A computed fold for a 74-nucleotide RNA from an uncultured Erysipelotrichaceae bacterium, annotated as transfer RNA. The sequence was found in a public genome assembly.
RNA sequence: GCGCCGAUAGCUCAACUGGAUAGAGUGUCUGGCUACGAACCAGGAGGUUACGGGUUCGAUUCCUGUUCGGCGCG
Numbered sequence: 001g002c003g004c005c006g007a008u009a010g011c012u013c014a015a016c017u018g019g020a021u022a023g024a025g026u027g028u029c030u031g032g033c034u035a036c037g038a039a040c041c042a043g044g045a046g047g048u049u050a051c052g053g054g055u056u057c058g059a060u061u062c063c064u065g066u067u068c069g070g071c072g073c074g
Base pairs, nucleotide, nucleotide: 001073002072003071004070005069006068007067010026011025012024013023019057028044029043030042031041032040050066051065052064053063054062
C1' cells in the first nucleotide's frame, strides 16, 4: 500500500429482510430481607448506535469518506 471483518449503556453482547418508545446479562444506585454483610427479591438511573455526508416517508441496519481496532496478502 491492497483486501476482508468489526465499532451499540462502565464491561460483554442482541436488535430477524430498513419500521413504530434501541434491549439483555453484568456492574452501579435506592429500597426490602439480615444482628451486620454476602446471596436473594423489587425498583431506578445510565445510549449524539465511533465521527461526517448521502439515499429514504422512515437508518443501529443501505451507500460513501474519515478515524480506531483485528485478520490476511504484498

It matches the Rfam family "tRNA".
Model confidence (mean pLDDT): 81 of 100.